[in-house]
Molecule: FMN riboswitch aptamer (RFN element)
Organism: Loigolactobacillus backii
RNA sequence: AUGUGUCUUCAGAGGCAGGGUGUAAUUCCCGACCGGUGGUUAUAGUCCACGACCCAUUAGUUAUUAAUGGCUGAAGCGGUGAAACCCCGCUACCGAUAGUUAAAGUCUAGAUAAAAGAAGAUUGGG
Numbered sequence: 001a002u003g004u005g006u007c008u009u010c011a012g013a014g015g016c017a018g019g020g021u022g023u024a025a026u027u028c029c030c031g032a033c034c035g036g037u038g039g040u041u042a043u044a045g046u047c048c049a050c051g052a053c054c055c056a057u058u059a060g061u062u063a064u065u066a067a068u069g070g071c072u073g074a075a076g077c078g079g080u081g082a083a084a085c086c087c088c089g090c091u092a093c094c095g096a097u098a099g100u101u102a103a104a105g106u107c108u109a110g111a112u113a114a115a116a117g118a119a120g121a122u123u124g125g126g
Stems, first nucleotide, its partner, number of pairs: 005122006018030003032106002034095002036050004045093002054070006075091005097109003
């Protein structure tokens, strides 16, 4: 200087105000609002990668769980600058599953859950 294992803590819910139709909608319509983690010459929901959700296979199981694989949405223009698909301006777009008196990114539920990941302690290999 760099890597490994173990443990602890943290992370992990943010969001339909106001109005219309209707027997009924925070689900439809007008409009409003929200944005996980790492990276990137410079700050990203829309670039690159990862995670979550969902599905399959294998192992194992009381339940559950683990590993592997699959699936996995959406942006343009102008400006500044050495450099921006990240900043500023304008306009646009996207958002799992199940439930519901009526179709949900925003309500309810799995979830007082979990991951990506961050910090610290310890370990002691090369």